[in-house]
RNA sequence: GCGGGUAUCGUAUAACGGUAGUACAUUAGCCUUCCAAGCUGAUGGCGGGGGUCCGACUCCCCCUACCCGCU
Numbered sequence: 001g002c003g004g005g006u007a008u009c010g011u012a013u014a015a016c017g018g019u020a021g022u023a024c025a026u027u028a029g030c031c032u033u034c035c036a037a038g039c040u041g042a043u044g045g046c047g048g049g050g051g052u053c054c055g056a057c058u059c060c061c062c063c064u065a066c067c068c069g070c071u
Base pairs, nucleotide, nucleotide: 001070002069003068004067005066006065007064010024011023012022013021018054026042027041028040029039030038047063048062049061050060051059
């Protein structure tokens, strides 16, 4: 230099053009003499910029970071 892949709450991991889910963690309440465990609720996310579309995490282009291969 060329090609390919990955990027989603604090962490791990789903989702395919139509409200972004789940688990753990955090937090509030319940329960308990207290703690832990358990139950219920809440908070918190689509790497950045453009484009297509009525509508984009999803499709297209560029950039960034990381991984793999070739040279």
Molecule: transfer RNA
Organism: Candidatus Doudnabacteria bacterium